[in-house]
RNAcentral holds the sequence, with entries from ENA.
Transfer RNA from a Chitinophagaceae bacterium, 72 nucleotides, folded computationally.
Its Rfam family is "tRNA". It is annotated as a transfer RNA.

Order: sequence, then C1' cells, then structure tokens
RNA sequence: GCCGUGUUCGUCUAAGGGUUAGGACACCACCCUUUCACGGUGGUGAUACGGGUUCGAAUCCCGUACAUGGUA
Repeated sequence: GCCGUGUUCGUCUAAGGGUUAGGACACCACCCUUUCACGGUGGUGAUACGGGUUCGAAUCCCGUACAUGGUA
C1' cells in the first nucleotide's frame, strides 16, 4: 500500500430499521444497622466523528479518525 473486522454509560455487555438505548459492576442519595460492612429502594450516566438513504438509523450506505487481523 491492498483486503477484512471492530468502536454503545467510568468498566463489561445487550439491542439484526419503530425500545423511555436495556442489564451487571462501580458511583450518588435514602432505608436497615449503635457505627462500618452486608442487604433493600431509587437516581445520575452512553451509540467515535461528518455526511447520505428512509416517514423513521446505534442498526443500512459513503468518508474520516482510532484499534486490530490478514497479505506482497
């Protein structure tokens, strides 16, 4: 250089065009406890970036960035 694959809360991981973008851990608040821990309830928090297709895009297409695999 060429051909692939991937990028979603702080971390891990679902969602195969119409979901309130879900779950676990973590974090915060409250309850429980003499206190801490454990446990319970609730909350905050995400689609790499820019375009396109579509009534509707995390999802399909193109480009860019990054990561990774293959190849002379």